Transfer RNA from an uncultured Clostridia bacterium, 73 nucleotides, folded computationally. The coordinates come from a structure-prediction model, not an experiment, and the mean pLDDT is 82. Rfam family: tRNA. Rfam links the family to the GO term triplet codon-amino acid adaptor activity.
RNA sequence: CGCGAGGUGGAGCAGUUGGCAGCUCGUUGGGCUCAUAACCCAAAGGUCGCAAGUUCGAGUCUUGCCCUCGCAA
Numbered sequence: 001c002g003c004g005a006g007g008u009g010g011a012g013c014a015g016u017u018g019g020c021a022g023c024u025c026g027u028u029g030g031g032c033u034c035a036u037a038a039c040c041c042a043a044a045g046g047u048c049g050c051a052a053g054u055u056c057g058a059g060u061c062u063u064g065c066c067c068u069c070g071c072a073a
Stems, first nucleotide, its partner, number of pairs: 002071006010025004019056001027043005049065005
């Protein structure tokens, strides 16, 4: 250099038909308790790896680049 898979809140992931970015855990606040855990309620936290293009509209489609893993050499 070639081929394939992946990159989405702090962590693990979904979003496959282009149409309001979600789930679980975690964090914070409140409730419950003598207290802690568990349980219940609520909140914060994302410019979807970077850039450009197509489109009324892109996490999703196209192109280039970066990073991780695998295959081949």